RNA sequence: GACGCAGGACAGACGGUCGCCGGCGGUUCGCUUCCGCCGGAGGAAAGUCCGAACACCACAGGGCAGGGUGCUCCAUAACGUGGAGUCGCGGCAACGCGAAGGCAAGUGCAACAGAAAGCAGACCGCCCGGCCGUCCGGGAACGGAGGCCGGGUAAGGGUGAAACGGUGCGGUAAGAGCGCACCAGUUCUCCGGGUGACCGGGGAAGCUGGGUAAACCCCACCCGGUGCAAGACCAAAUAGGGGGGCGUUGGAGGGUGGCCCGCCCGAGCCCCCGGGUAGGUCGCAAGAGGUGCCGGGCAACCGGCACCCACAGAUGAAUGAUCGUCGCCCGCCGCCGGGCAACCGUCCGCGGGAACAGAAUUCGGCUUACGGCCUGCGUCGGCC
Numbered sequence: 001g002a003c004g005c006a007g008g009a010c011a012g013a014c015g016g017u018c019g020c021c022g023g024c025g026g027u028u029c030g031c032u033u034c035c036g037c038c039g040g041a042g043g044a045a046a047g048u049c050c051g052a053a054c055a056c057c058a059c060a061g062g063g064c065a066g067g068g069u070g071c072u073c074c075a076u077a078a079c080g081u082g083g084a085g086u087c088g089c090g091g092c093a094a095c096g097c098g099a100a101g102g103c104a105a106g107u108g109c110a111a112c113a114g115a116a117a118g119c120a121g122a123c124c125g126c127c128c129g130g131c132c133g134u135c136c137g138g139g140a141a142c143g144g145a146g147g148c149c150g151g152g153u154a155a156g157g158g159u160g161a162a163a164c165g166g167u168g169c170g171g172u173a174a175g176a177g178c179g180c181a182c183c184a185g186u187u188c189u190c191c192g193g194g195u196g197a198c199c200g201g202g203g204a205a206g207c208u209g210g211g212u213a214a215a216c217c218c219c220a221c222c223c224g225g226u227g228c229a230a231g232a233c234c235a236a237a238u239a240g241g242g243g244g245g246c247g248u249u250g251g252a253g254g255g256u257g258g259c260c261c262g263c264c265c266g267a268g269c270c271c272c273c274g275g276g277u278a279g280g281u282c283g284c285a286a287g288a289g290g291u292g293c294c295g296g297g298c299a300a301c302c303g304g305c306a307c308c309c310a311c312a313g314a315u316g317a318a319u320g321a322u323c324g325u326c327g328c329c330c331g332c333c334g335c336c337g338g339g340c341a342a343c344c345g346u347c348c349g350c351g352g353g354a355a356c357a358g359a360a361u362u363c364g365g366c367u368u369a370c371g372g373c374c375u376g377c378g379u380c381g382g383c384c
Stems, first nucleotide, its partner, number of pairs: 001380008010371001012326007020040007042356001046367002049365005054227004066223005071085005086100001087098004101218002106216002108212002123157002125153008134145004165183006184208002186205008231282004241273006253265004289308008328353005336345003
């Protein structure tokens, strides 16, 4: 320097002007207005995928069904998350990835090719036996070749992703774990290490059993439902409900511009209680909180002490717009410096750029989106 791997912090700064939401103080009869001060999105606020808190409903206990998880130990309120490991796979490496229990309990599934693919299988080949009016040799007996029939054989060829462990020797008619040696695996067992997954080493048994469980299924463990539009409280108007009172020609009540008379209409009218709706308040911002230091632990994380917290809390839903200065990145021209040169560096000037994205009860995770920066590490190459 090129290409990679892992991790970390950040998400422009300051000021002016005009706005928005909330809180406090003043003003005010008033939570109306105005003034002042203070606060006002994120690393993912996102997807709503897991796990919790909280709330209501259900619930003696147990089981079935259904769903989820699935190497080990640890962490945690909990998790399908995290940490440290084990084993396997990928990468030269740094490092990354893995739903990683059981197919030797049962059931099922598998294209093409191939003779045969799941209590395997004989196409060619190899071997044995029988038969033959064929051919060759021979005087004959018989031998060889060929054909047909019956059987043995998984060593060789061929097919396939896969052909029932591999290599060799023995053995055999030819073969075969049929026997033996070594190697691989499995089961059992012993010793050592580790909390454990597991690792290292020794022994025994020919035991050799294809794949697939994000196929049904089996095993172990876990799981009640609905979500802040949960839910609690306050509470109109109108129309129902319950109770009481008054009234229906002995006229309640209403209309007639305020009152009385009169006139007209007239069977309902008034009060109380209760539920619900609109609307409002709370839930709702002090929490599995944050920051710093110390201690324990490889780490995730835990413990102790100190300090900080009105400091977003909206509900069609605020957190914005614009200007200036500086900083960052990119491009261009020129000056200067370096170099034989291509070109590189620095400063000034001009022009441009600055991503993904917007809280809605809260918290712990995961996943996805996204900009440049910094640190460490790996491989390769160059120079000293």
A computed fold for a 384-nucleotide RNA from a Desulfobacterales bacterium, annotated as Bacterial RNase P class A. Its mean pLDDT, the model's own confidence on a scale to 100, is 76. Its Rfam family is "Bacterial RNase P class A". Rfam classes the family as a ribozyme. A source record names the gene rnpB.